[in-house]
Description: A computed fold for a 76-nucleotide RNA from a bacterium, annotated as transfer RNA. The RNAcentral record of the sequence draws on ENA. Its Rfam family is "tRNA". Gene Ontology term of the family: triplet codon-amino acid adaptor activity. By type it is a transfer RNA.

RNA sequence: GCCGACGUAGCUCAGUUGGUAGAGCAUCUGUUUCGUAAUCAGAAGGCCAUCAGUUCGAUUCUGGUCGUCGGCACCA
Numbered sequence: 001g002c003c004g005a006c007g008u009a010g011c012u013c014a015g016u017u018g019g020u021a022g023a024g025c026a027u028c029u030g031u032u033u034c035g036u037a038a039u040c041a042g043a044a045g046g047c048c049a050u051c052a053g054u055u056c057g058a059u060u061c062u063g064g065u066c067g068u069c070g071g072c073a074c075c076a
Base pairs, nucleotide, nucleotide: 001072002071003070004069005068006067007066010025011024012023013022019056027043028042029041030040049065050064051063052062053061
């Protein structure tokens, strides 16, 4: 330099032939216990990397940018 995949909650990941997002773990509150842990119930937490375009409507489609990973090429 070329090609491809990925970017969603604190972490690991779902999701969608376009109709304003879920799970597990972690956190907090309650329950239970003499107490702790575990169990059980509940709560909080993200406008989906970012900027544009298409559309009545974009996490989803298209393009640019940034970042991560992989492959190929170059390496006097």